[in-house]
Predicted 3D model of a 388-nucleotide RNA (Bacterial RNase P class A) from a Desulfatiglandales bacterium.
Rfam family: Bacterial RNase P class A. It is annotated as a ribozyme.
NCBI's taxonomy places the organism under Bacteria, Pseudomonadati, Thermodesulfobacteriota, Desulfobacteria, Desulfatiglandales.
The gene name in the source record is rnpB.
The prediction has a mean pLDDT of 76.
RNA sequence: GGAGUAGGCCAGAUGACCGCUGUUCCGUUUUUUACGGGAGGGAGGAAAGUCCGGGCUCCGUAGGACGGGAUGCUGGGUAACCCCCAGUCUCGGCAACGGGAAGGAAAGUGCAACAGAAAGGAAACCGCCUCAGGAUGUGAUUUUUCACACCUUGGGGUAAGGGUGAAAGGGUGAGGUAAGAGCUCACCAGUCCUGUCGGUGACGGCAGGAGCUUGGCAAACCCCAUCCGGAGCAAGACCAAAUAGGGAAACGUUUGAGGGCUGUCCGUCCAAGUUUCCGGGUAGGUUGCUCGAGCCCGUUGGUAACAGCGGGCCUAGAUGAAUGGUCAUCGUCCCGGGGUGGGUGACUGCUUCGGGAAACAGAACCCGGCUUACGGCCUGCUCCGACA
Repeated sequence: GGAGUAGGCCAGAUGACCGCUGUUCCGUUUUUUACGGGAGGGAGGAAAGUCCGGGCUCCGUAGGACGGGAUGCUGGGUAACCCCCAGUCUCGGCAACGGGAAGGAAAGUGCAACAGAAAGGAAACCGCCUCAGGAUGUGAUUUUUCACACCUUGGGGUAAGGGUGAAAGGGUGAGGUAAGAGCUCACCAGUCCUGUCGGUGACGGCAGGAGCUUGGCAAACCCCAUCCGGAGCAAGACCAAAUAGGGAAACGUUUGAGGGCUGUCCGUCCAAGUUUCCGGGUAGGUUGCUCGAGCCCGUUGGUAACAGCGGGCCUAGAUGAAUGGUCAUCGUCCCGGGGUGGGUGACUGCUUCGGGAAACAGAACCCGGCUUACGGCCUGCUCCGACA
């Protein structure tokens, strides 16, 4: 220098001007309300996806059975988890390191396209061996026959070899056999059993034994173990118009309430309902609402996740939904030019001028996670190479 790997941090800063939205104080107004002024607060690491787990709220008591769902190596953490930490085994990588729904396939049922003879306690296509028959040739032979070679038909044996497949029922060697085969033996690999040692445990080391080698798939059904009531802040609680409907009371229907013509009275016309109260409930408003498994610092225990203790802090609460814009200076990074230093060198530090860039994204009851999107800086570690 290149390639990689693990982790941490930031999410531009300050000022001025113009705005937006809550809180609070003062003044004017009429105490409501409105206006003006001052002070102070105002998004994130993911606020996102809404995928898990919880708090909180209501329904209500969720006991049993059946069904369904989730999880699935071990130990720990936590309010809880499909999360986190530490390990075991295994897979990938030269390594740093990373991935794994990682219980049971000898409880049962099932699946395996195409190819292939055969896909599970199997199978004979080629090959190999053997038996029987037939054809041809050669030799021996007195022509009946016998031996050998080769071809062919049928029966049987064989899983060593070939071929098919993602996968063919351990591997190598020797013995054995007609040819072969864990058929037998030695070594190796695996499985199971026994003992012993280490570990809380998953598991690991060592020794011995059994020819045990009966394969894969459970994100196929299933079996085993553990856990799980439902709906969600549009939960829920309170206040409460107009209109319609409900209940009650009063007045009233030729003994005329009430209404129109009117400012009032009379008069006249219409006229069977009118008025008041109560309760439910809609719009609307208030609350729930942000002090909480909270954040920061220190310390103790723990490998760690995390927990205990002490001190400090208050840090958005909007709702047709605020949190923004412009300018200046500084900071960061990139490109080009100049100056200067370090190093033998590949390379690199500082400074100056000009130009440019700054991502993903937007709280909506609140937390703990996971996943996804995304700009930059720093550090540890691993491997490789080059120059001299």